[in-house]
Context: one part of a larger RNA
RNA sequence: UGACGGGGGCCCGCACAAGCGGUGGAGCAUGUGGUUUAAUUCGAUGCAACGCGAGGAACCUUACCUGGGUUUGAACUACUGAGGGCCGGUACAGAGAUGUACCUUUCCCUUCGGGGACUUCAGGAGAGGUGCUGCAUGGCUGUCGUCAGCUCGUGCCGUGAGGUGUUGGGUUAAGUCCCGCAACGAGCGCAACCCCUGCCCCUAGUUACCAGCGGUUCGGCCGGGGACUUUGGGGGGACUGCCGGCGCUAAGCCGGAGGAAGGUGGGGACGACGUCAAGUCAUCAUGGCCUUUAUGUCCAGGGCUACACACGUGCUACAAUGGGCGGUACAGAGGGUCGCAAACCCGCGAGGGGGAGCCAAUCCCACAAAGCCGUCCCCAGUUCGGAUUGCAGUCUGCAACUCGACUGCAUGAAGUUGGAAUCGCUAGUAAUCGCGUAUCAGAAUGACGCGGUGAAUACGUUCCCGGGCCUUGUACA
Numbered sequence: 001u002g003a004c005g006g007g008g009g010c011c012c013g014c015a016c017a018a019g020c021g022g023u024g025g026a027g028c029a030u031g032u033g034g035u036u037u038a039a040u041u042c043g044a045u046g047c048a049a050c051g052c053g054a055g056g057a058a059c060c061u062u063a064c065c066u067g068g069g070u071u072u073g074a075a076c077u078a079c080u081g082a083g084g085g086c087c088g089g090u091a092c093a094g095a096g097a098u099g100u101a102c103c104u105u106u107c108c109c110u111u112c113g114g115g116g117a118c119u120u121c122a123g124g125a126g127a128g129g130u131g132c133u134g135c136a137u138g139g140c141u142g143u144c145g146u147c148a149g150c151u152c153g154u155g156c157c158g159u160g161a162g163g164u165g166u167u168g169g170g171u172u173a174a175g176u177c178c179c180g181c182a183a184c185g186a187g188c189g190c191a192a193c194c195c196c197u198g199c200c201c202c203u204a205g206u207u208a209c210c211a212g213c214g215g216u217u218c219g220g221c222c223g224g225g226g227a228c229u230u231u232g233g234g235g236g237g238a239c240u241g242c243c244g245g246c247g248c249u250a251a252g253c254c255g256g257a258g259g260a261a262g263g264u265g266g267g268g269a270c271g272a273c274g275u276c277a278a279g280u281c282a283u284c285a286u287g288g289c290c291u292u293u294a295u296g297u298c299c300a301g302g303g304c305u306a307c308a309c310a311c312g313u314g315c316u317a318c319a320a321u322g323g324g325c326g327g328u329a330c331a332g333a334g335g336g337u338c339g340c341a342a343a344c345c346c347g348c349g350a351g352g353g354g355g356a357g358c359c360a361a362u363c364c365c366a367c368a369a370a371g372c373c374g375u376c377c378c379c380a381g382u383u384c385g386g387a388u389u390g391c392a393g394u395c396u397g398c399a400a401c402u403c404g405a406c407u408g409c410a411u412g413a414a415g416u417u418g419g420a421a422u423c424g425c426u427a428g429u430a431a432u433c434g435c436g437u438a439u440c441a442g443a444a445u446g447a448c449g450c451g452g453u454g455a456a457u458a459c460g461u462u463c464c465c466g467g468g469c470c471u472u473g474u475a476c477a
Base pairs, nucleotide, nucleotide: 001477002476003474004473005472007471008470009469010468011467012466013465015461016460019425020424021423022422023421026316027315028314029313030312031311032310033309034307035306042053043052064302065301066300067299068298069297070296076126077125079123080122081121082120083119084118088103089102090101091100092099093098107116108115109114128291129290131289132288133287137285138284139280140279141278142276144274149188150187151186152185153184154183155164156163157162168179169178170177194268195267196266197265199236200235201234202233203232204231205230209225210224213223214222215221239262242256243255244254245253246252318418322377323376324375325374326373327372328371334365335364336363339358340357344353345352346351384415389410390409391408392407393406394405395404431453432452433451434450435449436448437447
């Protein structure tokens, strides 16, 4: 100087408390451990691995296994020699890769010797490797932590390590600001500048809108309008600016006015010096090592989907604030030409036929659902719950056996609120309800977004966890 303390003081954070909903019990989905296996490819492992890399494993992907091939190679760069247009197609054998045979074809320049791309074979250099090392690395990322800290120049103090500044008194979300002070300044952080959202104004009206006027097949449909909604662009607005009180005449705090909004308005992007030899050699790049008729490469089939078991994350429930049926209302944000697909017809349905319209404020996906109205059920393993299984189908795709999603009929399991323990959340939040998108031929209960309905509670900081500042002890560094 740090680190540590079941030392002290001060102060924060859904850290506790107060409250609401969960997990832990059930079934299923998914990841992991383990076990099994020819293989169940690899990585991630307290917080900070475990719906994680994977934003989507039937083949492909694919890195794994079995078997069948291949060795200048699947892709790439030069070179030497020999041959041929290249490309494309057919038949046969084969699981295919591939092999054999056949057909078609005759590029450009030319001094007619040849040369140039392209390609086949042979040769030898390089190739190739998701092989090892993240403890050789770059880059990127997680985490402490959006915590308020981390430092420097000069000066001063100290033999020196170092200290001071950065401590102190207040204050703040903040090393934020004020005052004081052997310090005076400065940098990286904080904040602000950026984006979204909440109010107003200006501007522009098509595909959006419709107050008044006219028409109307009652649909902004038409004429029209530029008000409103809205969309896009530009601007204003909030600054403790004003008033009162407290405070040191300070910084600031409390209350009030005005205001759409008030003291950082709400949300996002943004992550200091550093820590964990944290993670990643399998995104990529890269040193070294290893391999090179194989640890490369091509193919078929299988595996990554196994299953006594254990754990994590979720979905659906156990019902009456509910379930079924009928009627009826209101979003936002997205996507669409290899695409989204309407009306209409067929089918109980998944879906099929059909193809208008739309490169989309125009058309489509697209009926939002919870809600509201009416009605049945009457507390039961039930009209709760839907696992499992049988049969029959639909769709995608070369192909759904291993191993897809969905539909119909039948079947109807466990489950009656979950031990010890444990998680999230402070407001348009939790809870609850549906909708969309990426990936994607198909395949979400996951991920990322969107809106609808919409709470309860916070006395307080003793305690648990994490953190900041000062101080104290130390035989630790």
A computed fold for a 477-nucleotide part of an RNA from a metagenome, annotated as small-subunit ribosomal RNA, 3' major domain.